[in-house]
RNA sequence: GGGACUCUGGAGAACUCUUAAAUGAGUGCCGAAGGUGCAAGGCUGGGCGGCCGGCCGAAUCUCUCAGGCAAACGGACAGAGACGA
Repeated sequence: GGGACUCUGGAGAACUCUUAAAUGAGUGCCGAAGGUGCAAGGCUGGGCGGCCGGCCGAAUCUCUCAGGCAAACGGACAGAGACGA
C1' cells in the first nucleotide's frame, strides 16, 4: 500500500390529494450505496498521405436506471482501533 471487520464523524432534495399507516397516487426535486457515459492517453484496422474507424480508458464530473427527499436505517468519503497474509 491493498482486504474484510468494529467505533466515530458524515451532505443534498417535497408539495398536493389519499390512507389505520411515510399506505397509495400525481407532479416536482436530489446525488454520496450500486450502476451508465467520456477527456487525455494507450492498443488496433483501413489509406501513400491528409484523414476515417474500432477497442480500452478516471472522478466528488455526467446521466438519474436503481436509490433517496421528517426521524430511524442507509450513506461516498474521512479519522481511529483491532485482524490476517